[in-house]
Context: one part of a larger RNA
RNA sequence: UUGGGCGUAAAGCGCGUCUAGGUGGUUAUGUAAGUCUGAUGUGAAAAUGCAGGGCUCAACUCUGUAUUGCGUUGGAAACUGUGUAACUAGAGUACUGGAGAGGUAAGCGGAACUACAAGUGUAGAGGUGAAAUUCGUAGAUAUUUGUAGGAAUGCCGAUGGGGAAGCCAGCUUACUGGACAGAUACUGACGCUAAAGCGCGAAAGCGUGGGUAGCAAACAGGAUUAGAUACCCUGGUAGUCCACGCCGUAAACGAUGAUUACUAGGUGUUAGGGGGUUUCCGCCCCUUAGUGCUGCAGCUAACGCAUUAAGCACUCCGCCUGGGGAGUACGACCGCAAGGUUGAAACUC
Numbered sequence: 001u002u003g004g005g006c007g008u009a010a011a012g013c014g015c016g017u018c019u020a021g022g023u024g025g026u027u028a029u030g031u032a033a034g035u036c037u038g039a040u041g042u043g044a045a046a047a048u049g050c051a052g053g054g055c056u057c058a059a060c061u062c063u064g065u066a067u068u069g070c071g072u073u074g075g076a077a078a079c080u081g082u083g084u085a086a087c088u089a090g091a092g093u094a095c096u097g098g099a100g101a102g103g104u105a106a107g108c109g110g111a112a113c114u115a116c117a118a119g120u121g122u123a124g125a126g127g128u129g130a131a132a133u134u135c136g137u138a139g140a141u142a143u144u145u146g147u148a149g150g151a152a153u154g155c156c157g158a159u160g161g162g163g164a165a166g167c168c169a170g171c172u173u174a175c176u177g178g179a180c181a182g183a184u185a186c187u188g189a190c191g192c193u194a195a196a197g198c199g200c201g202a203a204a205g206c207g208u209g210g211g212u213a214g215c216a217a218a219c220a221g222g223a224u225u226a227g228a229u230a231c232c233c234u235g236g237u238a239g240u241c242c243a244c245g246c247c248g249u250a251a252a253c254g255a256u257g258a259u260u261a262c263u264a265g266g267u268g269u270u271a272g273g274g275g276g277u278u279u280c281c282g283c284c285c286c287u288u289a290g291u292g293c294u295g296c297a298g299c300u301a302a303c304g305c306a307u308u309a310a311g312c313a314c315u316c317c318g319c320c321u322g323g324g325g326a327g328u329a330c331g332a333c334c335g336c337a338a339g340g341u342u343g344a345a346a347c348u349c
Stems, first nucleotide, its partner, number of pairs: 003321004007303002012317001014200004021193003025087007033080002035076008048066007090190001091187004095182003102176007109153001113149008124135002161168002205246006214240002219235004257316002260313001262311001265294013298305002322349003331342004
């Protein structure tokens, strides 16, 4: 390579978007590039394979044939391609409707916390397994009132919702993306996937400028301990927050790529629609899109998965090929740096 695989054994890019490429619904008709078929030329001989023959056998040797290919030419038209004409089941557009922590920006609120000011008040407070460092008679802790500030948004809250993923939660307003349901009307295959490219991308980290209540790497002190560069305690700076720019990684997880079709049920729940029954509340049935549990067939090494598949299939992409060396070295690209992406070998078991 052919294969065989990718939930947990090696293996699904963190996610999206799109180009090339690959692939693609129904009908009619043309074409004949692929495809199938006939003829013909060539495919030197020898060797080789096969079927026969000759040396008593064999080696050896002779005859026939094959030599899967390529060219020319005649034909077939189911399938693929391609041209033309059409269709509506895929896809999309318009309309109506409700749901939502989807995104961006601005404004506003209450609780808590800390600081400051003032009142009351007096000797402790704080902290721990126990203590101490620490705070306090210069009046702390507690309590009341006021002022200021920053960060986070209790209950509702969910096995819930939205988003491509990362993620998204007080309330209001403005702008804005997507999905879903329902009925028609329109376009007429416009679809799927997607190398490269482009964009988004938690936390930490970096640059510049702000901000800093609480928390808190580093650091200091107190304890513990044989020691204690820790766990516990008292403090505390980066950081956490905001704006702009970078970084581009995570157990970025469902450890499960995307689309489509098919394949028993049962039971919750979210957003809709339809029907039946009903004074109302509601109840029952059907259905679409999500989201859970359970469970057959089937699959699986087992665990388990099971219409939200890891079942049965098609198409396209990514990735794997014993462990260590190693996600290292070297080179290249990216980055301010930290580092990231790509990514070996010797050697060894």

The part of an RNA shown here (small-subunit ribosomal RNA, central domain) has 349 nucleotides and comes from an uncultured bacterium. It matches the Rfam family "Bacterial small subunit ribosomal RNA". Rfam links the family to the GO terms structural constituent of ribosome and ribosome. The coordinates come from a structure-prediction model, not an experiment, and the mean pLDDT is 86. The full RNA is in RNAcentral, with records from ENA and SILVA.